[in-house]
RNA sequence: AAGCGACAAGGGCAAACCUGUUGAAAAUCAGGGACGCAAAGCUACAGGGACUAACGGUUCGCGAAACCCAAGUCAGCCAGCUGCCGAA
Numbered sequence: 001a002a003g004c005g006a007c008a009a010g011g012g013c014a015a016a017c018c019u020g021u022u023g024a025a026a027a028u029c030a031g032g033g034a035c036g037c038a039a040a041g042c043u044a045c046a047g048g049g050a051c052u053a054a055c056g057g058u059u060c061g062c063g064a065a066a067c068c069c070a071a072g073u074c075a076g077c078c079a080g081c082u083g084c085c086g087a088a
Stems, first nucleotide, its partner, number of pairs: 004086002012037002017032004022027001035076001041081003047078002049074003056068004
């Protein structure tokens, strides 16, 4: 240094849920709260995948309907990039 990941050390993040907030929604932000996480750090224009369907389009029995669609959302889905520590 790399690989690897300890009943190590210093620590870190924060699921569900609740309250408020923004949004058409998915979901976001703030506070509380901890299910868990060795990357639960960053990246959505490296890439893949998933969610929503406002705008738009099509159909129609005209309904507050149905279907298609991302430039919207998710990094705690896979992944790319970077990083603390140093036992076996």
The RNA shown here (c-di-GMP-I riboswitch aptamer) has 88 nucleotides and comes from Paenibacillus sp. Of the family's consensus pairs, 95% are formed in the model.